[in-house]
């Protein structure tokens, strides 16, 4: 130094959101080493755009007119009003109440709820706890090979038991 083996301890969470390398600066400093910050490249993780083929090509409310029916309704036209479309994400949606409006619809509140998270990984088991938001593009984008392009922020905490496996450190 390598391999096998014994025992002990530890392995944070959400999110794609990271580890390493080089260079520069700062701190300790004779040097070495260590720590912090920044930049760059590659890797890793994640997002968007983008052919063929395939898919898709649709409104609602009010007033008036005409036809059919004639209790209701229904088809067409004109005018006015309402609602673009898409992306990230678990965060689809629905009932009720209040406000504006003739209505379509819009805003707010509250409850439910599709769905999501819970400690290295997987499985089993017992109990639960929590979230169910927000932001962005800017009239535009379905899928999508080649290709092009963007991000690596931010926020927290200490669920139990069992089995198998993995990693790190020490040790026989």
């Nucleotide at each position: 130094g390598u391999u096998c083996u014994u025992u002990c301890a530890c392995c944070g969470c959400c999110u794609a959101a990271g580890g390493c390398g080089a260079c520069g600066c700062c701190g300790c400093u004779u040097c070495c080493u260590c720590g912090g910050c920044g930049u760059c490249a590659a890797c890793a993780c994640g997002g968007g755009g983008g052919a063929a083929c395939c898919a898709a090509u649709c409104u609602c409310c009010g007033u008036c007119c005409c036809g059919c029916a004639c209790a209701g309704g229904u088809g067409g036209g004109a005018c006015g009003g309402a609602c673009g479309g898409g992306g990230c994400g678990a965060a689809c949606g629905g009932a009720c109440g209040c406000a504006g409006g003739c209505a379509a619809c819009u805003g707010c509140g509250c409850c439910c709820a599709a769905g999501g998270u819970c400690a290295c990984u997987u499985c089993c088991u017992a109990g639960g706890a929590c979230c169910g938001a927000g932001c962005c593009c800017g009239u535009c984008a379905g899928c999508u090979a080649a290709c092009c392009u963007c991000g690596u922020c931010g926020g927290c905490a200490a669920u139990g038991g069992g089995a198998a496996g993995g990693g790190u450190g020490a040790u026989c």

Model confidence (mean pLDDT): 78 of 100. Predicted 3D model of a 172-nucleotide RNA (c-di-AMP riboswitch aptamer (ydaO/yuaA leader)) from an uncultured Opitutia bacterium. It matches the Rfam family "c-di-AMP riboswitch aptamer (ydaO/yuaA leader)". Rfam describes the family as follows. This family represents a conserved RNA structure found upstream of the ydaO and yuaA genes in Bacillus subtilis and related genes in other bacteria. The sequence was found by an Rfam model in a public genome assembly.